[in-house]
RNA sequence: GAUGAAAAGGGCAAACUUGGGGAGACUCAGGGGCGCAAAGCCACGGAUCUUACUUCCUUCUCACCAGAAGACCGCCGGGCUGCCGAUG
Repeated sequence: GAUGAAAAGGGCAAACUUGGGGAGACUCAGGGGCGCAAAGCCACGGAUCUUACUUCCUUCUCACCAGAAGACCGCCGGGCUGCCGAUG
């Protein structure tokens, strides 16, 4: 530098579930363990999801779309960092 075969020490933790927070997407903690070599970190681009109150646009009204504000990095890409090892 490339890479993730076999392995060791460890790490994380899906569904479900109990309790707390939030309007909601979702999140925090306990149990649980489907999986993960970045399933570590960053919402930067795209996707997806939410929107009570307030405001804007449209409309007869609702919905959709758009805008705005959020959520999600265990959806894809990008950036930063990192353990161990066959290997060059």
Overview:
This is a predicted structure of an 88-nucleotide RNA (c-di-GMP-I-GGC riboswitch aptamer) from Desulfuromonas sp. Model confidence (mean pLDDT): 78 of 100. The source organism's lineage runs through Bacteria, Pseudomonadati, Desulfuromonadia, Desulfuromonadaceae and Desulfuromonas.